[in-house]
Molecule: FMN riboswitch aptamer (RFN element)
RNA sequence: AUCGCUCUUUGAGGCGGGGAGAAUUUCCCCACCGGCGGUACAGCCCGCAAGCUCCUUUAUGCAGGAGCACGACACGGCGAAAUUCCGUGGCCGACAGUGAAGCAUAGCUUCUCCUUGGCGUUUGCUGAGGAAUAGUCUGGAUGAGAAAAGGCAUGU
Numbered sequence: 001a002u003c004g005c006u007c008u009u010u011g012a013g014g015c016g017g018g019g020a021g022a023a024u025u026u027c028c029c030c031a032c033c034g035g036c037g038g039u040a041c042a043g044c045c046c047g048c049a050a051g052c053u054c055c056u057u058u059a060u061g062c063a064g065g066a067g068c069a070c071g072a073c074a075c076g077g078c079g080a081a082a083u084u085c086c087g088u089g090g091c092c093g094a095c096a097g098u099g100a101a102g103c104a105u106a107g108c109u110u111c112u113c114c115u116u117g118g119c120g121u122u123u124g125c126u127g128a129g130g131a132a133u134a135g136u137c138u139g140g141a142u143g144a145g146a147a148a149a150g151g152c153a154u155g156u
Stems, first nucleotide, its partner, number of pairs: 001156002006151005016030004031136002033093002035048004043091002051068006073089005095139003099111005112131008
């Protein structure tokens, strides 16, 4: 230095202000965030990872395979080279939850809650309207993981 095995560690960020509203970090305006490998330095190019389902193997775990969810960039400049740098203007963001239950589920019904009106007047009756959509909150997850760094031993 290289190859193989094994172990250890590391391995994702972000709601601040205003508006409307009974109620939203969920709506609207502004703001804010950007995993891993490749490549001229990348959320938006190529590939990978986290979730779910199935199959194979297995006592189980691990492992292997298949499928689904998974998004988004242009123009100009410099350069040998950049959808990666610089400038300008854009765009994107898994699943589940965020009143409850049920059903024949674009919705409806019942209960509960909120706003508001009427009647009554200590508890009540009744009309109308409403109950909110998440990259940033909560949860699976003190998990898993692309991978990165390091250690030990062996061989050359």